Model confidence (mean pLDDT): 81 of 100. A computed fold for a 72-nucleotide RNA from a Candidatus Moraniibacteriota bacterium, annotated as transfer RNA. The RNAcentral record of the sequence draws on ENA. Rfam family: tRNA. It is annotated as a transfer RNA.
């Protein structure tokens, strides 16, 4: 330099172009307990950036950014 893949919550991952973007772990609160932990109930929390297509975009297209793999 070229090609490809990936980018979603604090972390690991989901979600046919259409429902309020879900789950687990982690975090806050509650109840329980002599106290703590586990287990139970509950709360908050996320689309890399900018455009485009579409009635409708996490999803499709383009550019940029970042990470990874291959080739040279």
């Nucleotide at each position: 330099g070229c090609u490809c893949u990936u980018g979603u919550a604090g972390u690991u991952c989901a979600a046919c172009g259409g429902a309020u973007a879900g789950a687990a772990c982690a975090a806050g609160g509650g109840a329980c307990u002599c106290c703590u932990a586990a287990g139970c109930c509950u709360u908050a929390g996320a689309a890399g950036c900018a455009g485009g297509u579409u009635c409708a975009a996490c999803u499709c297209c383009u550019g940029c950014c970042a990470a990874g793999a291959g080739c040279a």